[in-house]
Context: one part of a larger RNA
Molecule: small-subunit ribosomal RNA, 5' domain
Organism: Caldiserica bacterium JGI 0000059-M03
C1' cells in the first nucleotide's frame, strides 16, 4: 500500500518537525498553627414599634458574651525536588559490574536520652487615600500566630587549645580526662480541677528543640568493559604536579597567589561523525550478529541561552531574574505566555487514538481524624497493529441430478461436493437471573495492657454487633427461546517450489525474486475449469537475523 473481513481475551498505538499550539484539566492540602469572615441558636443590656392602666408580652434593631457548622482570600506549616513526559545533547562530567569514603548529608520515619524558661517588636488580610487602560504599585492606620527577634539554660553534640593511651605503611584517625568559647526550642486539641468569668496548674495525645543510633535516599573518588574513522599524528598552559588559601555537606586546579616544567599519544591521544547507556528484545544449533519500542534501573533535558533565590533536597516541566526569537493584550506608557503532562488542533509524513468516565482498587502529598487532591493509576472508547483461541456447522446421502470444464465423444472431473432427510446451537437475536474485584471507614459494646492523682480522659492489641463504600456495568458469568440460522478470503501453479489442461493473444498486449517467458499448437501473458497454499487474513514493500 492492494485485496478482504465475524467474534473474544491479552498487549500495543507520531519511528517523520526537541515543529507551532487554541480550550479544558494534570499540586495541593491543614480552621486540631493565626487574625478574620459568613449563617444559625443561646443569653445581656439599649432603643423603636404594637397590645395592655400597669407590670409585662411579642416584632425589628444595635451593642456585647457564648454555642455549633462551614470558609472566598490572607498570614504560617508540609508538600510542590515524588509522580508524569521526550531523548536534543551526551563517547565519558554517561551506563554496566565490582570496590572505597579514616573525604560526606540525608525532610519525613524508627529506636533512646535530656529540655520545652524569661521577654520584645513588627507584618500580611481587612480599612482609608493615591497612580494606572490593564497587569499590577505606592502610602496611611490597625491588629494575630507553631511567622520573626533579644535574653537564659547546655552534653557523650561543634570549635578551639592541652594531656595520656591504642590503631595505622602515611597522611592522620579513635577513645578517655582537663579549659575555653558559640549556640535551643511553640505551642494545639481532649480531660480534670479551680474561678464571676478567665489565667495558671495536672494530665493524655499530636507537635516543637538538641543529641545518639538506626533505616531510607543521595553526593563523591577508583579499576575494567562501552561505535566508525589515520583522507585526523600529534595535543595540552589550570595545562600536570607542589606549598597555601579560598570554597564546599565532602575529597580534588573545584578556584585563586606563589614555585617547578611538566601531563597525554600508533595498547591511536588530539580532531571529525554517529549515538542516550542497562536489565533484555530479534535472530542463530552454539559462537556470533542486530537492536534499546512497550516494562523495569540510571541519565539528561523542559522555547533557546545563562544566573541564582528558597529548601533536607533543586541550578527546579505547569518557580524565580537576566538575554534572545515567536505568539497574544493594549488607551502605545506598558504587559502576558511556554502541552518532550492527558485529551485535542494546524504542520511534517508511508503513517500512529477519545477535547471519555472513576477516585471503587493500588499508590502519592497535606491532615489527629472524617476527608480533600491525584489525566500516577484503574478502566472504557477506536485500529486486524501485534499474538493467543473460537467460529462460519455436523451425521446420511449416487440415479455419482442439474449446470460448467476438458474430451479419443465412449467418457472423465467439479463431486458426498448440492439437494434432500436427521442433528446441534459455540457464535448471534430475544428474555430473565447476576458477580469476584471491599479491605477500610463510622457508631456502639467486651475484655486485656498502658500512660495517669483519677471511676475523667486518651493510647495499643483482641473481640463483637449494627452501619457501610465499585467508575468498570446490569459488563462478565448463567439460564430459558428461537433458527443452520448472522460469518471466507487472499496469493499461487516453467525451474528453484507444493500445484496442469481449454480458449484467446501472436516478441504485441503482458509477466518477472533469479534463470528468463511472448514472433500462430505458451503448463511462464490474460480468461476459464481444475488443482495447490495460507487463512480472518493473504500477498507485496521496506528492514534485521
Nucleotide at each position: 500500500c492492494g485485496c478482504u473481513g465475524g467474534c473474544a481475551g491479552u498487549g500495543u498505538g507520531u519511528c517523520u518537525u526537541a515543529c507551532a499550539c487554541a480550550u479544558g484539566c494534570a499540586a495541593g492540602u491543614c480552621g486540631a498553627g493565626c487574625g478574620g469572615g459568613u449563617u444559625u441558636c443561646u443569653u445581656u443590656a439599649c432603643c423603636u414599634g404594637u397590645a395592655g392602666c400597669a407590670a409585662u408580652a411579642c416584632a425589628a434593631g444595635u451593642a456585647g458574651a457564648g454555642a455549633a457548622a462551614c470558609c472566598g482570600a490572607g498570614c504560617g506549616g508540609c508538600a510542590a525536588a515524588c509522580g508524569g513526559g521526550u531523548g536534543a545533547g551526551u563517547a565519558a562530567u554517561a551506563g554496566a559490574u565490582a570496590g572505597g569514603u579514616a573525604a560526606u548529608c540525608u525532610a519525613c520515619c524508627g529506636u533512646a536520652a535530656u529540655g520545652a524558661c524569661u521577654g520584645g517588636g513588627a507584618u500580611a488580610c481587612c480599612c482609608c487615600c493615591u497612580u494606572g487602560a490593564a497587569a499590577a504599585a505606592g502610602g496611611g492606620a490597625u491588629c494575630a500566630a507553631u511567622a520573626c527577634c533579644a535574653g537564659a539554660u547546655a552534653a557523650u553534640g561543634u570549635c578551639a587549645g592541652c594531656u595520656u593511651a591504642a590503631a595505622u605503611c602515611c597522611u592522620u584517625u579513635u577513645a578517655a580526662g582537663c579549659u575555653g568559647a558559640a549556640g535551643a526550642a511553640a505551642g494545639a486539641u481532649g480531660g480534670c480541677c479551680c474561678u464571676u468569668a478567665a489565667a495558671a496548674g495536672c494530665u493524655a495525645u499530636c507537635a516543637c528543640a538538641u543529641u545518639a543510633c538506626g533505616a531510607u535516599g543521595a553526593g563523591c573518588c577508583u579499576a575494567u568493559c562501552u561505535c566508525c574513522u589515520a583522507u585526523c599524528a600529534g595535543c595540552u598552559u589550570g595545562u600536570u604536579g607542589g606549598u597555601g588559601a579560598g570554597g564546599u555537606a565532602a575529597u580534588g586546579g573545584c578556584u585563586c597567589a606563589c614555585c617547578a616544567a611538566g601531563g597525554c599519544u600508533a595498547u591511536g591521544a588530539c580532531g571529525g561523525g554517529u549515538a542516550g547507556c542497562u536489565g533484555g528484545u530479534c535472530u542463530g544449533a552454539g559462537a556470533g550478529g542486530a537492536u534499546g519500542g512497550u516494562c523495569a534501573g540510571c541519565c539528561a533535558c523542559a522555547c533557546u541561552g545563562g544566573a541564582a533565590c528558597u529548601u533536607a533536597g533543586a541550578u527546579a516541566c505547569g518557580g524565580u531574574c537576566c538575554a534572545g526569537a515567536c505568539u497574544c493584550c493594549u488607551a502605545c506608557g506598558g504587559g502576558a505566555g511556554g502541552c518532550a503532562g492527558c485529551a485535542g488542533u494546524g504542520g511534517g509524513g508511508a503513517a500512529u487514538c477519545u477535547u471519555g468516565g472513576g477516585c471503587a482498587a493500588u499508590g502519592g502529598g497535606c491532615g489527629a481524624a472524617a476527608g480533600c487532591c491525584u489525566g500516577a493509576c484503574c478502566c472504557a472508547g477506536c485500529a486486524a497493529c501485534a499474538c493467543u483461541g473460537c467460529g462460519u456447522g455436523g451425521g446420511u446421502g449416487a440415479u455419482g441430478a442439474a449446470g460448467g470444464u476438458c474430451u479419443u465423444u465412449g467418457g472423465a472431473c467439479u463431486g458426498u461436493a448440492a439437494a434432500a432427510c436427521c442433528c446441534u446451537u459455540u457464535u448471534c437475536c430475544u428474555g430473565a437471573a447476576g458477580a469476584u474485584g471491599a479491605a477500610a471507614g463510622g457508631u456502639g459494646g467486651a475484655a486485656g495492657a498502658g500512660a495517669g492523682a483519677a471511676u475523667a480522659u486518651c493510647u495499643c492489641u483482641u473481640u463483637u454487633a449494627c452501619u457501610g463504600u465499585g467508575a468498570c456495568a446490569g459488563u462478565a458469568u448463567u439460564c430459558a427461546g428461537g433458527g443452520a440460522a448472522u460469518a471466507a478470503g487472499c496469493c499461487c501453479c516453467a525451474g528453484c517450489c507444493a500445484a496442469c489442461u481449454a480458449c484467446g493473444u501472436g516478441c504485441c498486449a503482458g509477466c518477472a525474486g533469479c534463470u528468463g517467458c511472448g514472433g500462430u499448437a505458451a503448463u511462464a501473458c490474460g480468461u476459464a475449469g481444475g488443482g495447490g497454499g495460507c487463512u480472518a487474513g493473504c500477498g507485496u514493500u521496506g528492514u534485521c537475523c